[in-house]
Molecule: small-subunit ribosomal RNA
Organism: bioreactor metagenome
RNA sequence: AGGGUUUGAUCCUGGCUCAGAGCGAACGCUGGCGGCGUGGUUUAGGCAUGCAAGUCGAGCGCGAAAGUGAACUUCGGUUCGCGAGUAGAGCGGCGAAAGGGUGAGUAAUGCAUAAGCAACCUACCCCUGACUCCGGUAUAGCGUCUGGAAACGGACGGUAAUCCCGGAUGGUCCCUGAAGACGGAAUCUUCUUCAGGGUAAAGAUAGGGAUCUUCGGACCUUUCGGUCGGGGAGGGGCUUAUGUCCCAUCAGCUAGUUGGUGAGGUAACGGCUCACCAAGGCAUUGACGGGUAGCCGGACUGAGAGGUUGGCCGGUCACACUGGGACUGAGACACUGCCCAGACUCCUACGGGAGGCUGCAGUCGAGGAUCUUCCGCAAUGGGCGAAAGCCUGACGGAGCGACGCCGCGUGGAGGAUGAAGGCCUUCGGGUUGUAAACUCCUGUCACGGGUUAGGAAUGGCAAUGCGUUAAUAGCGCAUUGUUUGACAAAGGCCCGAGAGGAAGCCACGGCUAACUCUGUGCCAGCAGCCGCGGUAAUACAGAGGUGGCAAGCGUUGCUCGGAAUUACUGGGCAUAAAGGGCGUCUAGGCGGAGCGGAUAGUCGGCUGUGAAAGCCCUCGGCUUACCCGAGGAAGUGCAGCCGAAACUGCCGUUCUUGAGGACGAGAGGGGAGAGUGGAACUCCUGGUGGAGCGGUGAAAUGCGUAGAUAUCAGGAGGAACGCCGGUGGCGAAAGCGACUCUCUGGCUCGUUCCUGACGCUGAAGCGCGAAAGCUAGGGGAGCGAACGGGAUUAGAUACCCCGGUAGUCCUAGCCGUAAACGAUGAGCACUAAGUAGUGGCGUUUUCGAUGGCGUCACUGCCGUAGCUAAUGUGUUAAGUGCUCCGCCUGGGGAGUAUGGUCGCAAGGCUGAAACUCAAAGGAAUUGACGGGGGCUCACACAAGCGGUGGAGGAUGUUGCUUAAUUCGAAGCAACGCGAAGAACCUUACCUGGACUUGACAUCGCUGUGGUAGGACCCUGAAAGGGGAACGACCCGGGGAAACUCGGGAGCAGUGACAGGUGUUGCAUGGCUGUCGUCAGCUCGUGCCGUGAGGUGUCGGGUUAAGUCCCUUAACGAGCGAAACCCUUGUCGUUAGUUGCCAGCGGGUAAUGCCGGGGACUCUAACGAGACUGCCGGUGUCAAACCGGAGGAAGGUGGGGAUGACGUCAAGUCAUCAUGGCCCUUACGUCCAGGGCUGCAAACGUCCUACAAUGGCGCGUACAAAGGGAAGCAAACCCGCAAGGGUAAGCCAAUCCCAGAAAGCGCGUCCCAGUCCGGAUUGUGGGCUGCAACUCGCCCACAUGAAGUCGGAAUCGCUAGUAAUCGCGGAUCAGCAUGCCGCGGUGAAUAUGUUCCUGAGCCUUGUACACACCGCCCGUCAAGCCACGGAAGCCGGGAGUGCCCGAAGCACGUGACCCAACCUUAGGGAGGGAGCGUUCGACGGUAAGCCCGGUGACUGGGACUAAGUCGUAACAAGGUAGCCGUAGGAGAACCUGCGGCUG
Repeated sequence: AGGGUUUGAUCCUGGCUCAGAGCGAACGCUGGCGGCGUGGUUUAGGCAUGCAAGUCGAGCGCGAAAGUGAACUUCGGUUCGCGAGUAGAGCGGCGAAAGGGUGAGUAAUGCAUAAGCAACCUACCCCUGACUCCGGUAUAGCGUCUGGAAACGGACGGUAAUCCCGGAUGGUCCCUGAAGACGGAAUCUUCUUCAGGGUAAAGAUAGGGAUCUUCGGACCUUUCGGUCGGGGAGGGGCUUAUGUCCCAUCAGCUAGUUGGUGAGGUAACGGCUCACCAAGGCAUUGACGGGUAGCCGGACUGAGAGGUUGGCCGGUCACACUGGGACUGAGACACUGCCCAGACUCCUACGGGAGGCUGCAGUCGAGGAUCUUCCGCAAUGGGCGAAAGCCUGACGGAGCGACGCCGCGUGGAGGAUGAAGGCCUUCGGGUUGUAAACUCCUGUCACGGGUUAGGAAUGGCAAUGCGUUAAUAGCGCAUUGUUUGACAAAGGCCCGAGAGGAAGCCACGGCUAACUCUGUGCCAGCAGCCGCGGUAAUACAGAGGUGGCAAGCGUUGCUCGGAAUUACUGGGCAUAAAGGGCGUCUAGGCGGAGCGGAUAGUCGGCUGUGAAAGCCCUCGGCUUACCCGAGGAAGUGCAGCCGAAACUGCCGUUCUUGAGGACGAGAGGGGAGAGUGGAACUCCUGGUGGAGCGGUGAAAUGCGUAGAUAUCAGGAGGAACGCCGGUGGCGAAAGCGACUCUCUGGCUCGUUCCUGACGCUGAAGCGCGAAAGCUAGGGGAGCGAACGGGAUUAGAUACCCCGGUAGUCCUAGCCGUAAACGAUGAGCACUAAGUAGUGGCGUUUUCGAUGGCGUCACUGCCGUAGCUAAUGUGUUAAGUGCUCCGCCUGGGGAGUAUGGUCGCAAGGCUGAAACUCAAAGGAAUUGACGGGGGCUCACACAAGCGGUGGAGGAUGUUGCUUAAUUCGAAGCAACGCGAAGAACCUUACCUGGACUUGACAUCGCUGUGGUAGGACCCUGAAAGGGGAACGACCCGGGGAAACUCGGGAGCAGUGACAGGUGUUGCAUGGCUGUCGUCAGCUCGUGCCGUGAGGUGUCGGGUUAAGUCCCUUAACGAGCGAAACCCUUGUCGUUAGUUGCCAGCGGGUAAUGCCGGGGACUCUAACGAGACUGCCGGUGUCAAACCGGAGGAAGGUGGGGAUGACGUCAAGUCAUCAUGGCCCUUACGUCCAGGGCUGCAAACGUCCUACAAUGGCGCGUACAAAGGGAAGCAAACCCGCAAGGGUAAGCCAAUCCCAGAAAGCGCGUCCCAGUCCGGAUUGUGGGCUGCAACUCGCCCACAUGAAGUCGGAAUCGCUAGUAAUCGCGGAUCAGCAUGCCGCGGUGAAUAUGUUCCUGAGCCUUGUACACACCGCCCGUCAAGCCACGGAAGCCGGGAGUGCCCGAAGCACGUGACCCAACCUUAGGGAGGGAGCGUUCGACGGUAAGCCCGGUGACUGGGACUAAGUCGUAACAAGGUAGCCGUAGGAGAACCUGCGGCUG
């Protein structure tokens, strides 16, 4: 710091997503140790049990028991002492308001920061002044009696105090009044003086010389208390300012409400409360209402600014089962106090009672989820106490949990035969991997043993000393001694033993670091995004390997970041989301020039504060680190004081340039009202006229002999205003167009006379606002939604036609929307030129016209810089700045729902969410496409000739059939195609029979001389199986030889392997088809563009051609085209046999037959020739074209071979090759027979015909190119013929196939299903072959089918072509209408490009890019999901009115009751019970409001490989599209009106 993802590619916009850090976490797998932290986030749900607040005998009165000792005893016991003034409860004091928990409530009665109290309180603590006198009455405990199950009481009796009460004294305390002084903004404060009135107290402990004594003590002293004041510290109360979340779909709220007077109340101000008076108070700077939430120091993140958060620690607030209330007290409306009400739980004798873990542990429940019913007061701190001490779940510790952070370890060094095993492999090897084994070491942690520091210092006790004192009491200080550890089997150190006890998790397609094999086969599965998986998956699963982190690793959730993706720092709005339809104005925001003042903002300095902890820095303590301690810095804040005065604001004053006014000119469809006019149209009347008119692509409906259309005249009516007319004018926009008059708004120019900043913008508000639409009343010619009819069509609810109602028009009133657009808010200023127009003015020429120059306002075009993603924009900015307003934040859902508001309605304005997608978009690029355009080609059409489609047959294909009818080819570009030749073979198929290292190849091992081979025999359809006479070969050694030993070949066995026309042409190579012999396809460098890309290759000519020329930011080049090659056409040279024969010679019945010849033809090699070279014309001086000459040939002479980059996942795994997969006594191999030839049907390609341009018969002429030895075969003989017999020649320019046929000549047939046609069938033959039944060809005779020129449609061909005629060859034993070639005869038509098809170039549109066989819309049907409406039903919340009215405070009353004081003893003062009143919680009731859940049914929406109907949109999308509105329609949609160009 960025990356992935929209496209064929590009740039931009924009969302989604990833990498980082963090957490009170949870889950999965795994798990050695320690330290420090941390741990109920959910049900503020319910709780068993134990503990969490007591203490003081030095405030007071009482006062046991067990046990034990003693005495007595009636042996039952009693009494006394000790236990013990102990336990215990009680009175009294202090504490219990702290500490501890939680975050329900609370949006301000809170919190934070800064201030204030002249409006306050404060127990305990500290300092200080004074005092502490004299009396009295009760009461608990206790005793007796008594009620109750219990809890808990009642009556009587008697008792103490630091309990309570009365009195005294008293001040600087309190109250009232008066005088004076300082200060203050003020009510007033403070101080001084005077007068009057009022208010206190309690004792206890210790010691003691004298005195007194009732022998208790008094008294004195000490210490601790007590009372009234003053001050302090700390704590609290109250007030103010500022800050403190979301919703405006909450916009108005408020009756104690706001203020005043008076009173009450409080510690204290105050409507805090009450009475009366006034009518205020709050609010767009967001009141009121709703939702959510404790707040802060801080924490996390971030570069920061910010965003999120408030767990642990600290401050603060609130709460304590829920609601209400007061009491006590210094302090509470009180967590473990009281009263009442309620819910819940428990006890009960049913009458009544008890309880409150949001203290520490623990339990249940709910939950994804959170610990021990532990130890100790040793330390720190707190309460009480004089103290010892007691209490303390505060706290200190331990336990549990990898929950987090930090640290340590699981060993170190050496070690290559690179072991084994695993995995991969091209089989060579590679990798795991120095990893292991093995050798040598070390000893952390854990384990065992031993030893030991610090947390401990106080306090107490004892002793001593000093001070105080009368005191060796006490108290204070110092020294010495002694005592105190929960943790803790912890920590440190030493010793011992031994590598021993200690590694996992995730990932490996890209982002993102890390790759292979196997399995699987759109299955199973993965996935954060893009996306993987349909038989070769680095993406699933497993394995090996690798990468990352490590006692953890991953996943999930959440926060910030990345995200400049809410933009303060730091974004935008022409076309991507986004400028309000336009104006006017309020609040608000912003605002010209000069001078002066004050200082609010602003700036500087100082002071206070900003707690501690945390963050940061430095130092220090734990072995290090985390952690902890100390000091510093920081805390950007707030407040106060002092200062500055430039800028903004404020006050004052002045100015004229902004703005406005005045005067003088001017243009205009600006607006409103009234009137007038002509053209056209329709209707009516009349005339002329006589058959049609009208309408369309073509028609029809319609009108017309009852006289239309046409035409003339007259009349009526309504609407709109031609030409002028113009990117001309006016208006804010909507909008405005005949002429005249009246009224009226704005604008421009000139003069620079006046005012003196009066300005700009503008949320709300108000007004205007096309068309359609609505209400009422008119009007109604034309046009014309709806509607009717006619056409079109598969349909046609449309487009076209004939009619036609609302409406369109007017008046009055609504509506308030449009592509209301420049898709561009308003204002001001600045920033190149050029050009056109409109309206003014000035100047120039003597004046005027005209022109020139200049200037102001407005309207256009082009364009520099700049800007922009690009397109573009560019003084009319989308440039550069300033001010103000409006608006945007991914697509869909949706401008929908709901709420509110406006409207008569239609509907408008405001305006979500759930859910869903990984995009949706903008501009531009290259293609492709268009029922877009231009140019140009092609047998593409046209013009012609001949066919196909009809018949019969052949052949291929489909289909059907079959045991099998093997397989492939599928629009053109499959279909007489692979197959250039299926009777067996071929052959791959079927049936049956056989073989298993195999029909074929290579290698290893073993065996083998009666081996290999093998006549012959048996079986069998054959293959095969079984038997068997005979019987080898090569090399080396030995041997005289016979022979023998070893090896080879062969054979047999066995193991590797062979084999497969099995599968995948969508894994491939090679080859091929096609576009297409179309003219294209590219590259280097340069240039242009952010880029894809463009340029070159475009343009003008020209060509068959990207052929050539010219122009030119291009210049060159390559692959294609052309040429080179073959063939053919002319000539030449060379050569002359097997070819030829002119001349010469010979010969024959005849023939180049022979000698000979090279002239000719020919053969086959080399050359020549043609190049727009020449002439004329056209053309740009070019390329080139047209015409001509010459020439065998002329503009590529004809034909062939040759096929660019690429396209079709085109074809072929069955030519061959080949990866993967599959079969292995079979999917291999062999054999026999069958099938590939089957036949209701359909199609393609052909053959033969239908006849007279013909058939038949007879005669007769002329080719080319080929083939021939397992061959071609002459001649001769036989046969009607096919053919047979025999046989010369020929390895072929020699011989043979071989007769060419059409043609020509003559004859015949006479238009007929024929003397046409030959299918079919019968009979008899021939040939090939092992074999012609299935299933060959040929011949002869006989038979003689369909067919009389072929519907829709469709094919070929432009010259030696079509047509027609025959000949040859390959394959091949045989089999040709097919295929490949050859020659003979030999036309017609076109000189055009409108149309059909295809193609090339340029251009245009595009929502296409799998590229129009594209894309895509809506209804309907199905599934699934979320949401809205809905009769209702259910629940919750906050209030309001009324009723009831607990506890309790206050007030009133108080005939009943009562100790202190007074009393004349009666009573009084005073107090209380009780009763009443106001207030008052819970509860009841009534009508509403708000929120949520559910709901038959219903509405649309989203999504979902292959449903239905159409074809709306994208191309002119086939009727241009879209916007608003209205009507209509299965649906997309159609139509009317107005608008926009996107």